[in-house]
RNA sequence: GGCCCCAUCGUCUAACGGUUAGGACAUCAGCUUUUCAAGCUGGUAAUCGGGGUUCGAUUCCCCGUGGGGUCA
Numbered sequence: 001g002g003c004c005c006c007a008u009c010g011u012c013u014a015a016c017g018g019u020u021a022g023g024a025c026a027u028c029a030g031c032u033u034u035u036c037a038a039g040c041u042g043g044u045a046a047u048c049g050g051g052g053u054u055c056g057a058u059u060c061c062c063c064g065u066g067g068g069g070u071c072a
C1' cells in the first nucleotide's frame, strides 16, 4: 500500500428501515438482615465523526477516524 471485518450504557451484548434502543454484569436508592453477603423491587446510564438516500436511518450508501484480520 491492496482487500475484508468491526465500532451501541462503565463492561459484555441484542435490535425486519417505523422499538420508550432491550438484556446480563456493574452502579445508585429502597425492602429484607443485628451487620455483611445473598435475595427482592425500582432508578441512572449508550448508537465513533461528517455527508447522502428515505416520509422515517442504530440499520442502507459515501468519506473520514480508531481497532482487528489477511496479502505483499
Stems, first nucleotide, its partner, number of pairs: 001071007010025004018055001027043005048064005